[in-house]
Model confidence (mean pLDDT): 84 of 100.
A computed fold for a 1482-nucleotide RNA from an uncultured bacterium, annotated as small-subunit ribosomal RNA.

RNA sequence: AGAGUUUGAUCCUGGCUCAGGAUGAACGCUAGCGGGAGGCUUAAUACAUGCAAGUCGUGCGGUAAGGUUUCUUCGGAAACCCUAGAGCGGCGUACGGGUGAGUAACACGUAUGUAAUCUGCCCCUAUCUGGGAGAUAGCCCUUCGAAAGGAGGAUUAAUAUCCCAUAAUAUAAUUGAACGGCAUCGUUUAAUUAUUAAAGCUCCGGCGGAUAGGGAUGAGCAUGCGUCCUAUUAGUUAGUUGGUGAGGUAACGGCUCACCAAGACAUCGAUAGGUAGCUGGUCUGAGAGGAUGAUCAGCCACACGGGCACUGAGACACGGGCCCGACUCCUACGGGAGGCAGCAGUAGGGAAUAUUGGACAAUGGAGGCAACUCUGACCCAGCCAUCCCGCGUGCAGGAUGAAGGAUCUAUGGUUCGUAAACUGCUUUUGUUAGGGAAGAAAAAGACGCAUUCAUGCGUAACUGACGGUACCUAACGAAUAAGCACCGGCUAACUCCGUGCCAGCAGCCGCGGUAAUACGGAGGGUGCAAGCGUUAUCCGGAUUCACUGGGUUUAAAGGGUGCGUAGGCGGCUAUAUAAGUCAGUGGCGAAAGCCCGCAGCUCAACUGCGGAACUGCCAUUGAAACUGCAUAGCUUGAAUCUGGUUGAAGUGGGCGGAAUACAUCAUGUAGCGGUGAAAUGCUUAGAUAUGAUGUAGAACACCGAUUGCGAAGGCAGCUCACUAAGCCAACAUUGACGCUGAGGCACGAAAGCGUGGGUAGCGAACAGGAUUAGAUACCCUGGUAGUCCACGCCCUAAACGAUGAAUACUCGAUGUGUGCGCCUUGAGCGUACGCGUCCAAGCAAAAGCGUUAAGUAUUCCACCUGGGAAGUACGGCCGCAAGGUUAAAACUCAAAGGAAUUGACGGGGGCCCGCACAAGCGGAGGAGCAUGUGGUUUAAUUCGAUGGUACGCGAGGAACCUUACCUGGGCUAGAAUGCGAGUGACCGCCUCUGAAAGGAGGCUUCCCUUCGGGGCACAAAGCAAGGUGCUGCAUGGCUGUCGUCAGCUCGUGCCGUGAGGUGUUGGGUUAAGUCCCGCAACGAGCGCAACCCCUAUUAUUAGUUGCCAUCAGGUUAAGCUGGGCACUCUAGUAAAACUGCCUGCGUAAGCAGUGAGGAAGGCGGGGACGACGUCAAGUCAUCAUGGCCCUUACGCCCAGGGCUACACACGUGCUACAAUGGCCGGGACAAAGGGUUGCAACAACGUAAGUUGAAGCUAAUCCCAUAAACCCGGUCUCAGUUCGGAUUGAGGUCUGCAACUCGACCUCAUGAAGGCGGAUUCGCUAGUAAUCGUAUAUCAGCAAUGAUACGGUGAAUACGUUCCCGGGCCUUGUACACACCGCCCGUCAAGCCAUGGGAGCCGGAGGUACCUGAAGUCCAUUACCGCAAGGAGUGGCCCAAGGUAAAUUCGGUGACUGGGGCUAAGUCGUAACAAGGUAACC
Repeated sequence: AGAGUUUGAUCCUGGCUCAGGAUGAACGCUAGCGGGAGGCUUAAUACAUGCAAGUCGUGCGGUAAGGUUUCUUCGGAAACCCUAGAGCGGCGUACGGGUGAGUAACACGUAUGUAAUCUGCCCCUAUCUGGGAGAUAGCCCUUCGAAAGGAGGAUUAAUAUCCCAUAAUAUAAUUGAACGGCAUCGUUUAAUUAUUAAAGCUCCGGCGGAUAGGGAUGAGCAUGCGUCCUAUUAGUUAGUUGGUGAGGUAACGGCUCACCAAGACAUCGAUAGGUAGCUGGUCUGAGAGGAUGAUCAGCCACACGGGCACUGAGACACGGGCCCGACUCCUACGGGAGGCAGCAGUAGGGAAUAUUGGACAAUGGAGGCAACUCUGACCCAGCCAUCCCGCGUGCAGGAUGAAGGAUCUAUGGUUCGUAAACUGCUUUUGUUAGGGAAGAAAAAGACGCAUUCAUGCGUAACUGACGGUACCUAACGAAUAAGCACCGGCUAACUCCGUGCCAGCAGCCGCGGUAAUACGGAGGGUGCAAGCGUUAUCCGGAUUCACUGGGUUUAAAGGGUGCGUAGGCGGCUAUAUAAGUCAGUGGCGAAAGCCCGCAGCUCAACUGCGGAACUGCCAUUGAAACUGCAUAGCUUGAAUCUGGUUGAAGUGGGCGGAAUACAUCAUGUAGCGGUGAAAUGCUUAGAUAUGAUGUAGAACACCGAUUGCGAAGGCAGCUCACUAAGCCAACAUUGACGCUGAGGCACGAAAGCGUGGGUAGCGAACAGGAUUAGAUACCCUGGUAGUCCACGCCCUAAACGAUGAAUACUCGAUGUGUGCGCCUUGAGCGUACGCGUCCAAGCAAAAGCGUUAAGUAUUCCACCUGGGAAGUACGGCCGCAAGGUUAAAACUCAAAGGAAUUGACGGGGGCCCGCACAAGCGGAGGAGCAUGUGGUUUAAUUCGAUGGUACGCGAGGAACCUUACCUGGGCUAGAAUGCGAGUGACCGCCUCUGAAAGGAGGCUUCCCUUCGGGGCACAAAGCAAGGUGCUGCAUGGCUGUCGUCAGCUCGUGCCGUGAGGUGUUGGGUUAAGUCCCGCAACGAGCGCAACCCCUAUUAUUAGUUGCCAUCAGGUUAAGCUGGGCACUCUAGUAAAACUGCCUGCGUAAGCAGUGAGGAAGGCGGGGACGACGUCAAGUCAUCAUGGCCCUUACGCCCAGGGCUACACACGUGCUACAAUGGCCGGGACAAAGGGUUGCAACAACGUAAGUUGAAGCUAAUCCCAUAAACCCGGUCUCAGUUCGGAUUGAGGUCUGCAACUCGACCUCAUGAAGGCGGAUUCGCUAGUAAUCGUAUAUCAGCAAUGAUACGGUGAAUACGUUCCCGGGCCUUGUACACACCGCCCGUCAAGCCAUGGGAGCCGGAGGUACCUGAAGUCCAUUACCGCAAGGAGUGGCCCAAGGUAAAUUCGGUGACUGGGGCUAAGUCGUAACAAGGUAACC
């Protein structure tokens, strides 16, 4: 010091979360020791038991028990000694200890005051301490009561009580004086008068007592300043505020009372409500702050709840009293007793907090002369890892890198790991044994010395709870001692197995749906360590409430606007002052703590000592710049005056024309109107249309604008009156009069409300017609409120420049409105105030702003602090209402958001292309059949492919095989292959059984050799099996598709905070990102094109198996033969085409031309060739392959069956429906292929398929092999036919172990549907479509009508790019990015959650009024007591508690009800985001 998280990515805003520290903590796992601290945060709940405040015999009377002595009736009595307990009396009990309920207060903190006060014990000073009296406890006796506790009688003492004397620096009154101060006054002093004291005890040393003064200590009272939240608490107050007088108090004072006055407090927050003890400090933080107030210390308050006084120096009293109340206990029922928030302890509550311990040894306290007693204060110990600190659990060597675990690329490696074993060493700790503290110095007493006789000093002795503890020594022996959390990122640390959106994890983001570093386990690792994690809380990070240190155009945020009160801020000069400010000094700011230094425990924690600090308050002395205050001036801010000028500025009145509607009349006739198209509506009772006249209300075309005016809302025909404002010019006047502005007041569009008018047009609601799946809408026809006027309300808008007001400063350019000045009268220059545009600097997240700031500064106001819930609820205020204003919370999410970027998309735009449409030709969809698919069926109908991009696809050949499927029969190291000891055969043949596989058995039997062996075959054990089982979403490879579309990128540079952009955009051009030009780009790569192949022309080379022009031979004929290679052809080489030439256009690229030439012309035609990528596209069943799964089976063999099923549906085809045809006969012309397990001429036979012979050919030689459409001739004549051939019957042929399921072909017979095909849809732009046949692969054969090739014949059409589909480029919008098959809204239904209202019900709180009124103080008082003082009794005031009443307020609960939030796959629609399909929004 930061990090994670919104996005495809980016920057910003903004919240949430994490890393740190802390705790009186708790919980989980674990645990060796010691030191120092801490330990009911909850129920101020209730408490059993014990203890926590007594002491003094040197104040007093007096004494049980006991002891001694004497006496004795042996029961006891007396005296003395020692005296317990109790009593009177004194002092203490107001300290110490506990708790934090109450308290928002002079309670606390701090600083003052007390001239308004008191103070026991203690210290100092002075004086005094004389005399007397009567009682009363106790004791004794009697008596009541269960007890607690009384009652009566007799008698007695005091340092108890009372009286008298004396008395002042006391008190009171009166009269003076001096000094001083702070208003009242204070201090000192003089005189007179009056009043008031005392106590004794003694060891004779002393201890006490009284009065007065002073000190010290403690306390009371008063004041300034500081001290939480809520304004959804705005008014409060009658002893209230003040005065006079009196009472009361230690003391001032409404403290109390009588009277008088009407004040006092409050937006600088009174009053009310909520919460809370305050502080030193503590935690955190860089600090400023924030949070907190345990332990320790100071203060306060309280002592079961409430009230009250008494005593006393001090209390309204924790372990005192009285009363009321609640509760508990005892009781003989009549009455009594009690108060742990003291120490322990118990119950209860709670997540949670200890022993019914020891000792007064030390420190301190009370009493006492003292010894001493008391002391749960305190000192110690016990329990608890609660915290802090320290120590240890060993150290060194040791590599077969052991075993074992884990893991991997697995004969082996890696890791745990020098770790272990093993060897050596050490002994803190531990165990045992021994020694053994400091803390203790005293007091008192003893002795001695000194002495002012009070006392002081010295010596020796006595005293330890902790504790035989700390510590020291010895022996033993690595011996007694490691866990917890984590390992996806943040955040240090990784693999295997299991699980399979399950179980679970999670602080945030998020993991888990079969390869999980995120779940669980393991191995390994990381961190900390006697602890480690979790939870809770606080601070930090959070500059996320911003004083230090934030913002407000669009992210949350400028009030709708003005005027203006308080307040805040404020021009220039001078003088004075000293409140703020600054400096010096003094006092206070307790100690502890923090910080620094030193020191003591072995260190540290801890503790001691010293210093610093305590940022503050008060007082005092000084300074005078700035602010304030005061005084005197100034003119520049502001205002006023004078003269001009401007405008849709406002209010009221008058006037005007156009349009519309209506009315009347006229003309006129069948429609009008309306829409995308219609209909409702109007119209023959005469509409619409046209003309004339009239009436009415509302709004003001053109001018008119990027214009003007106004504070904003807003303002528009013309004109008059009244009113207001701005600006300009020039002086003059006033002299800071200014700016802003919480509350307040005024204005404030539209809609709406009230009353009364008015109502032409428009027009919510409503009605009808359409549209639609629906259409409570959009469209149409009507139409009421309203819109208009007057008056009164409402008070809100995207009231926007989403930009508060004011002042100053900071480059320019340009347009425009209104003034003014100058002259050189111009397209001029200057100036002022407005309204706009573009830009420098600067600012901003960016977009953008930019003298009209969102720049640089100052002042004042307003507002914001994540999204939703919500601008909602409740309360208040306003309103007639509608509603407005002010304005939350529970709950919920991890985002919501701004700007910009790249894509994608749009029922956005522009440009362009493609058999995309259009123009054409031919098909599909209807029929039959073939084939594939779905579905269904089945034992099985194996599997895959599924929009385009599956469906004559994998399959280029399913009868067996194939074959993966089913049924059945079999095998288990297996059907195949390799290595292989060994054997010598293997092969072949035969028999039995079986459906076969298989099983059982028999016959026969090696070769070569250098004799070492080798070849071949079989083959045990073993090692490697096998799987068309799963995952194409783990993969390689291959493939489809966009798409043969023209795109996709990179380097460097430049621009941008960045994602990114530029280049690649633009202007042309092209089939093309093809090329040219321009340009912050310059280049380059993958694509395009070209290079390759076929084809079209020619040349050349070479001529056999090809060819045959010439020559010759020869045949019925035939390149058949000699010969030739000219030609065709074959197959090598080469040429040829490049817009090269011409013309036109064009800068160029290039384009155009029936151009020339040429076989071919603008890419000549065709093919191969497929950029970056997309579709988790397809394929684990071609192959390969990770992982998982099966192993007498999911492997392997065999037979049979199935893949060929069949109500149906779809795709792709074939054949047709016929005459451009069918049939019969005759005739002509290809190319490219294939062939020895083959093609087969030819001949014979058969109607034929074919069969039987058989030449030739390993192929330019022979064969398949007649090409067909076509041409010629004939026939059929429009018909279900001489079309069509399905189906079926019969008979055959061929292949093959085998044609039943289930082959093809032939012949004869049979002769179905079908007469050109609905919506819709497919292909094709030239040698193409259409049509015709040929060949081949696979293959024994073939279901081929398929596929792949080959040639023959050979068209039509394209105006064109509006539309459909697909694509490319640019641009625009976007709330999409899984990218429109996107996103997303609301009701309803379901579950859960919190919350508002609610007839009410219940409970609490504080006050008010009235009634009653204990104890008690005070006041009064005749009868009773007392000589008296006084008391009893009685009465009165006040008052706790209680009761009654009406209200207020808070909380709980409540049938029902309202909305809200959340929740993978519910319903209905489609509102928003694109022009979102009616632009959206307020």